[in-house]
Molecule: transfer RNA
Organism: Candidatus Kaiserbacteria bacterium RIFCSPLOWO2_12_FULL_50_28
RNA sequence: GCGGAUGUAGUUUAGUGGUAGAACGGCUGCCUUCCAAGCAGCGGGUCCGGGUUCGAUUCCCGGCGUCCGCACAA
Numbered sequence: 001g002c003g004g005a006u007g008u009a010g011u012u013u014a015g016u017g018g019u020a021g022a023a024c025g026g027c028u029g030c031c032u033u034c035c036a037a038g039c040a041g042c043g044g045g046u047c048c049g050g051g052u053u054c055g056a057u058u059c060c061c062g063g064c065g066u067c068c069g070c071a072c073a074a
Base pairs, nucleotide, nucleotide: 001070002069003068004067005066006065007064010024011023012022013021018054026042027041028040029039030038047063048062049061050060051059
């Protein structure tokens, strides 16, 4: 340099053109002599820009990051 894949919560991830869910973690309460465990509740997210669309996290284009393969040079 060329090609491919991928980007969703603090972490691991599900998801679909119609207001995004889970697990773990965090916080609060209950319980307990205390801690842990358990139970209940709360907060927190679609990488960035543009396009299509009534509506984009999803489709298209570009950028950026990560991973893989190929090529070149040393």